Predicted 3D model of an 86-nucleotide RNA (c-di-GMP-I riboswitch aptamer) from Caldisalinibacter kiritimatiensis.
RNA sequence: UUUAGAUAAAGGCAAACUUGUCGAAAGAUAAGGACGCAAAGCCAAGGGCCUAAGGCAUAAACUUGCUAAGGUAGCCGGUUACCUAA
Numbered sequence: 001u002u003u004a005g006a007u008a009a010a011g012g013c014a015a016a017c018u019u020g021u022c023g024a025a026a027g028a029u030a031a032g033g034a035c036g037c038a039a040a041g042c043c044a045a046g047g048g049c050c051u052a053a054g055g056c057a058u059a060a061a062c063u064u065g066c067u068a069a070g071g072u073a074g075c076c077g078g079u080u081a082c083c084u085a086a
Stems, first nucleotide, its partner, number of pairs: 002086004012037002017032006035074001041079003046076002048072003054067004
């Protein structure tokens, strides 16, 4: 440096759910809690997915549709790295 990761060392993260806070929502965050994770570290200027406040269109309407500048890295992807083995 490359490839692989099973029982393993030191350890790490933490889904659902509950409560508080923030948010229009999606969702985030703190505490509790563990479904899982060998990158479940980091990146939202690549693709996907979620939401649609505002905007635009619609119109009887507080209706309906479109839209990311909002989110998601635990969807793919990119990138850096610990341990073990070859």